This is a predicted structure of a 74-nucleotide RNA (transfer RNA) from a Flavobacteriales bacterium. Rfam family: tRNA. Gene Ontology term of the family: triplet codon-amino acid adaptor activity.
Order: sequence, then structure tokens, then C1' cells
RNA sequence: GGCCCCGUGGCGCAACUGGAUAGCGCACCUGAUUACGAAUCAGGAGGUUACAGGUUCGAAUCUUGUCGGGGUCA
Repeated sequence: GGCCCCGUGGCGCAACUGGAUAGCGCACCUGAUUACGAAUCAGGAGGUUACAGGUUCGAAUCUUGUCGGGGUCA
């Protein structure tokens, strides 16, 4: 350098053929429980879906470019 795959809360992952409010687990915060913790139970916060354009009534999803990571060929 060519080609392929990936990028979604702090972390690990979902999200079907483009369709509604982007969910799940862990972690975190508050409360209950406890002599205090842990565990358990109840509730809560946290996401410009890597970035910038395009298509569309509608984009995490399609498309173009850039950036980052991985693989492969040389």
C1' cells in the first nucleotide's frame, strides 16, 4: 500500500428486512434489610450510536469520506 471485519453509557454486549421512547448484564448512586459490612430486594442516574457529509417521511442500521482498532496478502 490492496482487501476484509469492527467502532453503541465507565466495562462487556444486544437492537431482525430502515419504523417509532436505543435495550441487557456488570459497575455506580439512593433507600430497605443488617450491630456494621457482604449478599438480597426496590428505585435512580448515565448514550450527540467514533467524526463529517449524502439518501429517505424516517438512519445505530444504507451510502461516501476521514479517524481509530483488528485480521489477511505483498

Overview
The sequence is in RNAcentral, with records from ENA.